The RNA shown here (c-di-GMP-I riboswitch aptamer) has 79 nucleotides and comes from a Desulfobacteria bacterium. Its Rfam family is "c-di-GMP-I riboswitch aptamer". Rfam describes the family as follows. GEMM was predicted in a large-scale screen for bacterial structured RNA regulatory elements. Lineage of the source: Bacteria > Pseudomonadati > Thermodesulfobacteriota > Desulfobacteria. It was read from a public genome assembly, where an Rfam model found it.
RNA sequence: UGAGGGAAAAGCCAAAUCUACAGCAAGGUAGGGACGGAAAAUCACGGGUUUUCAAUAAGAAGAUGGUCGAGCUGCAGAA
Numbered sequence: 001u002g003a004g005g006g007a008a009a010a011g012c013c014a015a016a017u018c019u020a021c022a023g024c025a026a027g028g029u030a031g032g033g034a035c036g037g038a039a040a041a042u043c044a045c046g047g048g049u050u051u052u053c054a055a056u057a058a059g060a061a062g063a064u065g066g067u068c069g070a071g072c073u074g075c076a077g078a079a
Stems, first nucleotide, its partner, number of pairs: 012037002017032005035066001042071001045069003048064006
């Protein structure tokens, strides 16, 4: 790598996007949808990206966990 057989599992989450709602916005929630994921559970602590205010800038208030890392938790398998 190819062929044949076979145990367990045979379930979970859900991108883009469409509709509705609220938000200044990023984006969020719900329903549809399924690109993908073996932590694509949780978490804004540190980076990154991003919205608003301010604007010489600094700074302030947000968002993003499916951008990376960390913390923390769960599941499967004979191994």